[in-house]
Molecule: SAM riboswitch aptamer (S box leader)
Organism: Chitinophaga chungangae
RNA sequence: CACUUAUCCAGAAAGGCAGAGGGUACUGGCCCUGCGAAGCCUUAGCAACCAUCCCGGAGCAUUCCGGGAAAAGGUGCUAAUUCCGGCCCCGGAAAGGGGAAAGAUAAGUU
Numbered sequence: 001c002a003c004u005u006a007u008c009c010a011g012a013a014a015g016g017c018a019g020a021g022g023g024u025a026c027u028g029g030c031c032c033u034g035c036g037a038a039g040c041c042u043u044a045g046c047a048a049c050c051a052u053c054c055c056g057g058a059g060c061a062u063u064c065c066g067g068g069a070a071a072a073g074g075u076g077c078u079a080a081u082u083c084c085g086g087c088c089c090c091g092g093a094a095a096g097g098g099g100a101a102a103g104a105u106a107a108g109u110u
Stems, first nucleotide, its partner, number of pairs: 002109007013043005021032003026086004044078003049074002052069007082102001087099004
């Protein structure tokens, strides 16, 4: 990098360095930003995917499924739904809704 599965309307910020961008590559909106963007570092926090522990169920069994606890381990995250749309569907249309694609994260496979 690719593929598979799951999740994505909840939650959680201060300081230092830096100095103009950022929010998904593009595009249309809208928003954040010199009262300091990206990035890096420190500390703090959130969450609970994996790992840990407990309970229940299935199976001959490796194991799988569901629920719970804790969080000092491995990650992740800490403006706005993944900020909203672009493609498809429902809807006469508008409004509104659903889905996909893309992306992010985790775990796994080659």